Annotation:
Predicted 3D model of a 549-nucleotide part of an RNA (large-subunit ribosomal RNA, domain I) from a Bacteroidales bacterium. Its mean pLDDT, the model's own confidence on a scale to 100, is 81. Its Rfam family is "Bacterial large subunit ribosomal RNA". Its family is annotated with ribosome and structural constituent of ribosome in the Gene Ontology.

Context: one part of a larger RNA
RNA sequence: GGUUUAUGGUGGAUGCCUAGGAGCUAUAAGGCGAAGAAGGACGUGAUAAGCUGCGAUAAGCCAGGGUAAGGAGCACAUAUCCGCUAACCCCUGGAUUUCCGAAUGGAGUAAUCCAAUAGUAGUGAUACUAUUAUCUGAAUACCUGAAUAUAUAGGGUACAGAAGUCAUACUGAGUGAAGUGAACCAUCUAAGUAACUCGGGAACAGAAAUCAAACGAGAUUCCCCCAGUAGCGGCGAGCGAAGCGGGAAGAGCCCAAACCACGCAAGUGGGGUUGUAGGACUGCGAUAUUGAGUUAGGCAACAAAUCAAUUUGUAGGAGAAUCACUUGGGAAGGUGAGCCAGAGUGUGUGAAAGCCACGUAUCCGAAACGAAUUGGUCUCAUAGCAGAAUCCUGAGUAAGGCGGGGCACGUGAAACCCUGUCUGAAUCCGGGUCGACCACGAUCCAAGGCUAAAUACUAGAUAGCUACCGAUAGUGAACAAGUACCGUGAGGGAAAGGCGAAAAGAACCCUGGUAAAGGGAGUGAAAUAGAACCUGAAACCAUAAACUA
Numbered sequence: 001g002g003u004u005u006a007u008g009g010u011g012g013a014u015g016c017c018u019a020g021g022a023g024c025u026a027u028a029a030g031g032c033g034a035a036g037a038a039g040g041a042c043g044u045g046a047u048a049a050g051c052u053g054c055g056a057u058a059a060g061c062c063a064g065g066g067u068a069a070g071g072a073g074c075a076c077a078u079a080u081c082c083g084c085u086a087a088c089c090c091c092u093g094g095a096u097u098u099c100c101g102a103a104u105g106g107a108g109u110a111a112u113c114c115a116a117u118a119g120u121a122g123u124g125a126u127a128c129u130a131u132u133a134u135c136u137g138a139a140u141a142c143c144u145g146a147a148u149a150u151a152u153a154g155g156g157u158a159c160a161g162a163a164g165u166c167a168u169a170c171u172g173a174g175u176g177a178a179g180u181g182a183a184c185c186a187u188c189u190a191a192g193u194a195a196c197u198c199g200g201g202a203a204c205a206g207a208a209a210u211c212a213a214a215c216g217a218g219a220u221u222c223c224c225c226c227a228g229u230a231g232c233g234g235c236g237a238g239c240g241a242a243g244c245g246g247g248a249a250g251a252g253c254c255c256a257a258a259c260c261a262c263g264c265a266a267g268u269g270g271g272g273u274u275g276u277a278g279g280a281c282u283g284c285g286a287u288a289u290u291g292a293g294u295u296a297g298g299c300a301a302c303a304a305a306u307c308a309a310u311u312u313g314u315a316g317g318a319g320a321a322u323c324a325c326u327u328g329g330g331a332a333g334g335u336g337a338g339c340c341a342g343a344g345u346g347u348g349u350g351a352a353a354g355c356c357a358c359g360u361a362u363c364c365g366a367a368a369c370g371a372a373u374u375g376g377u378c379u380c381a382u383a384g385c386a387g388a389a390u391c392c393u394g395a396g397u398a399a400g401g402c403g404g405g406g407c408a409c410g411u412g413a414a415a416c417c418c419u420g421u422c423u424g425a426a427u428c429c430g431g432g433u434c435g436a437c438c439a440c441g442a443u444c445c446a447a448g449g450c451u452a453a454a455u456a457c458u459a460g461a462u463a464g465c466u467a468c469c470g471a472u473a474g475u476g477a478a479c480a481a482g483u484a485c486c487g488u489g490a491g492g493g494a495a496a497g498g499c500g501a502a503a504a505g506a507a508c509c510c511u512g513g514u515a516a517a518g519g520g521a522g523u524g525a526a527a528u529a530g531a532a533c534c535u536g537a538a539a540c541c542a543u544a545a546a547c548u549a
Stems, first nucleotide, its partner, number of pairs: 001548009015534001016498002020469002022466006029458002031165002039100003042055003046078002050074002061094006070082003105114003115132007134162004140158005170200006181188001185234001210217002221248004231239002252450003255394001259270004275428001277393004281387004290381004306376009316364003322337005338355002340344001346358003399423008409435001430445005485492002505533001508520004
């Protein structure tokens, strides 16, 4: 020096655990904001650095309700207080709510500076309170007020609204790439994707100028299927339907016009709303029947008012049934004998509990503030027959040319839809569509508008679930986490959990520097559980012994 064994140190793997995450389901919700939001700054405690709460009334104030004997947050200390005259805690409503921030009196390097007007108080300096941004709107009132004398237009004030933010999701609209693929690349693809902007709680769409095919269907949306089919395509790469059929859900309405009334007119009211054409018009007949709505925001639309009941949400309440012996530090374990069960989900309790605790099944409950459903009142709408052939039925529209775009469809035989530009109809004896176009036939009625549900998503709320993770995992974050720290900045971004059943957290003694640390003693089941604290692997270090080149 090495090997082996033993005992320790160091170290923090492993095991066990979970306070935190991940995914999903159901219900409800889908907003908040000039009545000042979201988000912050600064304050606020007896002592108070951080977090939480709150706002100069500052870990809080008032009222109502529910519970309740304890309470003064995390936070385990001392002091001082509060509380059965009901504190603390939970729910509902209210008050207060500094400063910044859309920030809005002006300014500004956010949380600061500087004003004006009016009122109140004061002799006064001054203090306090309120108001004072911009844009849009239009009814009324008031004050003003041109050309222009009276006036009017216009202006101002009072009044109403907007703004800002978010859920990195979903969705409508507008603008709109490139990498990539085509084994290159240009048409094409990626893709109408990403990104940006403006909207919604859902959005969009929607009551046939739709499909279909010689039979018929009957608004829209979504799912299954049709079907990787028909097709499109440097016919390359690739792109890719629709009708039918089966389901979810279901709901239909209002204008314009003809005509009438009023009005100088603009216009207002009545009338009327469709394709088997309908309506106006003329005549006859009728006031029945049927349906709908009923708080604006905000619950369908078509017009607005109102009452009641029921159910339900936001605190809560009741809630069955076990003892003994035994091992042990400890019983819920073992043994024996019982009991409940609309409750044997679960968690905790000194190990493993249906019957110990909290709960669970089931039942019950609201002064206050919400939601839904139903009903009443009230209100609104709604009809037929015949005739006649006069009027009306959405025009710079339909359609066409040129240039583009959208349709699964790349110009193609290219219909259909949209339109930048140039043209430009018909009027019910009418017009569109049926994939060039024509005929016949079938079908529908454009050029105005509204419309719930079924559908998409989940930041946040409540209840639950998991052949999800278990501290290098699971969120970046189980801990003072978007913290510490880094960066001028945009931005980047950690590490860090576990004594014990209970602090019973080691009185007292000794060594030591009135240390650190250790040795006794004591607590405890255990202290090699001693706070650098469960378990405590390996590397590495040390000590002892044996063997050995």